[in-house]
RNA sequence: UUUCGCGGGAGAGAUCGAGCCACUUCGUAUUGGAAGAGGGCGGCGCCGAAGGAGCAACCACCCGGGAAACUCUCAGGCAAAAGGACCGCGAAAG
Numbered sequence: 001u002u003u004c005g006c007g008g009g010a011g012a013g014a015u016c017g018a019g020c021c022a023c024u025u026c027g028u029a030u031u032g033g034a035a036g037a038g039g040g041c042g043g044c045g046c047c048g049a050a051g052g053a054g055c056a057a058c059c060a061c062c063c064g065g066g067a068a069a070c071u072c073u074c075a076g077g078c079a080a081a082a083g084g085a086c087c088g089c090g091a092a093a094g
Base pairs, nucleotide, nucleotide: 001093002092003091004090005089006088007087008086013044015043016042017041020039021038023036024035025034026033045078046077047076051074052072053071054070058065059064
C1' cells in the first nucleotide's frame, strides 16, 4: 500500500401527481370498482461521504498537466434497513 474480517460512521420531502405492476382487504357487479402498504414512472424541492468531473500555486507554454474533506451534482441519495468517504483493531499478500 492492497484485500478480507470485526466495530464506529454524516447530510437531505415517510413530498406531490397519475393510477402502470403485482399483493392484501372490502364489495359482488363483472372482468369493471374502492382502500391500504410496496415497487416502478413523472413533477417540484433538497443532500454530499460510493463513483465521476472542475481548479490555485507550480510545470509546460502549441495542445496540455496539476490536490483535497474545496467546488459541481453527471451518477448516487433524501423513514428504517441497506449502502457509505473515512477512522480503529486483527489477518494475509506485496